[in-house]
Context: one part of a larger RNA
Molecule: small-subunit ribosomal RNA, 5' domain
Organism: uncultured Chloroflexota bacterium
This record gives sequence, structure tokens and C1' cells, in this order.
RNA sequence: GGACGAACGCUGGCGGUGCGCCUAAUGCAUGCAAGUCUACUACUUGUGACUUCGGUCACGUUAUAGUGGUGGCAGACGGCUUAGUAACACGUAAGUAAUCUACCCUCAAGUGGGGAAUAAUUCGACGAAAUUCGGCCUAAUACCCCAUAAUGUUUUAGUAUAUAUGUAUUAAACAGAAAGAUUUAUCGCUUUUGGAGGAGCUUGCGGCCUAUCAGGUAGUUGGUAAGGGUAAUGGCCUACCAAGCCUAAGACGGGUAUCCGGUGUGAGAGCAUGGACGGGCAGAGGGGGACUGAGACACGGCCCCCACUCCUACGGGAGGCAGCAGCAGGGAAUCUUGCGCAAUGGGCUAAAAGGCCUGACGCAGCGACACCGCGUGGAGGAAGAAUGCUUUCGGGUUGUAAACUCCUUUUCCCAGGGAAGAGUGAGGACGGUACCUGGGGAAUAAGCAUCGGCUAACUACGUGCCAGCAGCCGCGGUAAUACGUAGGAUGCGAGCGUUGUCC
Repeated sequence: GGACGAACGCUGGCGGUGCGCCUAAUGCAUGCAAGUCUACUACUUGUGACUUCGGUCACGUUAUAGUGGUGGCAGACGGCUUAGUAACACGUAAGUAAUCUACCCUCAAGUGGGGAAUAAUUCGACGAAAUUCGGCCUAAUACCCCAUAAUGUUUUAGUAUAUAUGUAUUAAACAGAAAGAUUUAUCGCUUUUGGAGGAGCUUGCGGCCUAUCAGGUAGUUGGUAAGGGUAAUGGCCUACCAAGCCUAAGACGGGUAUCCGGUGUGAGAGCAUGGACGGGCAGAGGGGGACUGAGACACGGCCCCCACUCCUACGGGAGGCAGCAGCAGGGAAUCUUGCGCAAUGGGCUAAAAGGCCUGACGCAGCGACACCGCGUGGAGGAAGAAUGCUUUCGGGUUGUAAACUCCUUUUCCCAGGGAAGAGUGAGGACGGUACCUGGGGAAUAAGCAUCGGCUAACUACGUGCCAGCAGCCGCGGUAAUACGUAGGAUGCGAGCGUUGUCC
């Protein structure tokens, strides 16, 4: 000198863009943040018909809904955080002849026949509650069986090929699918081929400190076409056998730390750093576990243990803001319990349109926290007024500064008009905002630090090694340009200084 997610002091007019708990991964009141659906069913509502006036039946495409449940898809995305992790976690480059993949696109074929349940409802029971249990009934795109086919098989027997536990292929055996709905033309369902995107696993190389850590290791290292397990290789697990394996090119141990694209600085090499934005990993009060599923060992799912909080009829239950707001606490320090789904994106639905949901997102609010831009007036004006300060008492300085004259209206105030962002008829939270026009009036708007040298800027008074200053050198003990005040000056300017950290 530059930089900052900054803080503190004094001061503070406006706009645009961005950013805003770095500390306690501490604890959380309240509200919201993940739902949706003509597959099915019951009830309520609606319409119509019948009626023994108790109700029953049908429709529900004129339209239109609501509640509970079964079922499907989505709750593995999106959002948050950085505790752990020195590791194939990340980056980069490869491999997978060791693999999986819902929705989407694509290829080929199919969608035949039958069956048994169950929730809700209702009846009954236990309980303060949460909830639970039992009986009867019922539907489906829920569940099961049969048939057929593609296909599969470390079952058997072959053929071809050749780096292989591979690939292609023949025969037999065994296994082995499906669901309907209505809008009447579509949407689905099952199996299969390839793809896209995604994911798992393996490997080479790369990036912290410490030797005042030198030896470490028994599933440890390897083998058994062993057995189990997985989508899949593998001590991943088990049994048996062998005794290996790693290590001064730093094993093992300890400390610290999410990693990267990037960011800051620097001529560069480098050094430092990883907040915001984008990608990856990990975590969801602490620890452990599996279930469902294409995908989780799952933030707003389940089970167990622990700590904590709450309810309780003391028997037992409920909870998890490192989602958005917000509260307490900690701290030098970090915002609104706002508006909207109008746009973008996502989930469900029924192709388009439409509907519902969306604290993602779009906006607004607060904060000079940062960067950028604008303003606080312009021109003229010497009786060089007054005032202040100073003086050698002549003057000097404040100073064209003011007054005064003329002008302008960025900004400000008032009034009127008023968007784009919406594609596709309508539909805009922002917003009566931006912007435009008219009117008013210099009006509404300047501070902070410094002035001994480094370092731009000096005098007076007060104080008297006191009070104080200070980045370094050093000032102050009676003439202090170094302390305090005043006048003046210098620097920067809606900021200016100080502190902290990095280069």
C1' cells in the first nucleotide's frame, strides 16, 4: 500500500448492486417449511326417480365440493450446517471382462383365466391420555394361484471364438409377467432391446504440522473356483491352512482441519485462505440398528439405549429449528414471528391447458457492512464589512468566505399519468414501484482524523516529569509547533479514524 462476512468511537442526505451468528453442532415458546391423485371404498353434501314418509335406488361430464381409510407416486429432491473426517473424503486421470438404475426417450411382444383376504365404517372392551385389542361386513391399479412368452440359471451335455470365472450359440431340465381407468381417444400395466441422466466399487498421481511419536499389526497378510453375504469385486463375514503385511520415500501414534472451482495479495514465483456463488463428502440432540423402496441405513420416517424438556389420574405417554421467521443464552458482533406463488424450478395429477402443494424461489423490510454513482448549489461580488484569533498596535489572518445581485432544481415536497417483466384469452407479489409531466422553493443535506521527525499541515493561552501523549524515535521538571483548549492549516469526505487478521 492492498484486502475484509468485520467490530469499536465520532458523524450521517439519496439511489443501485451485493452481503449479513465467524462465538454455543447450546437450548428452544408459536406459526409455517411435502404433499398430491376420477385406482377403490364408506360417510356428508348436490341432482333426479320411487316411496309404506322410516327411507331406498340411480347419477354425480350441467356442476362442485368436503371428511376418514385402502392403494399409487413423491416424502433419498429441494433447504440447512461444518461437528466429525488426514480418508480413495476431495481433485485429476483411468478401470469396471466385478455392477445397479424409478420417472424420461427408444426397440420388440403381451395385457388370458381364477381365488382368498383386509382397512375404513359398525358393534364391544381396556385406558386420564397417547393408543391398543376383539367380533361381523366390504372394494380395488392392494394380495395370491394357474396358463403362455420373452428371458434367466456356478443344472446337464455340446459347438465356435480367445488375455480370463469371458463372449456368441444348440438341446434338455428347472424357474419365470400383467390392471385397469375413462376424456373414446388416450392414459396406464407386464416382459424385453438400446440410450440418456444418475449411482456403487477399484486404481495411478496430488495437496497440513509433529521423530521430545520408531517400530506397528492376529482378520493382521495371503491362500482354499471353500461356505455365507451383496446389484457387484473383496477378510466384507465364517471355517481351515500358511506366516505373512506396513515402515526413515516416515509406518504406528499425537495435534489440527470438510475438500475443490476459486478468493486475497504479489511483476511473477509464491504465500495466505476456502465467508457469499457453483461442485463433491459428511451430519441432523449423543450413540446404535434395521424396515420400506429403483434409490436411505432416511433432518421435518420407524425401533432401542443415554442426556434433556413437557403432559400425567403416577399406571404411562409426547418431543427434537445445523429448514424460514422468531426467542433465550453466549459474544466485540450479525436482520422481519413480512408479501406472493405473478416469474423460474420442483412434487402429484390427465398429453396440452388447468388444479393443489412449494419459508425452494421471486420480492419487500432492517443494517454506511462492502463496492459503485449522485448531491449538500452555480456565476458575480472588496466598504477586503462585522466577528473570532493574533500582533512589533502599523497590521496580518479568517476571506470572495459572508452579506448582496442574477441563475439553476440533481435531490426534496405536492399533484397528475403510469409500465415492461405474461408466452396463450384472462391472470403481476413487487407496486401506484421504476419512469414521465406539471408546480414550489437555495430550499431538506458535512463531518472525521491529523499538524516534533518519519509525514502534507503553526501560532496563542493553560499545565508544570503533574495531568497526559505515543506506531518508532521520544515529548512534559515555567517561554511545550509533541499534553489540554482556541484560532488557523493539511488530508480524506457520507464518511473518517482506531483495533484485529492476511499478503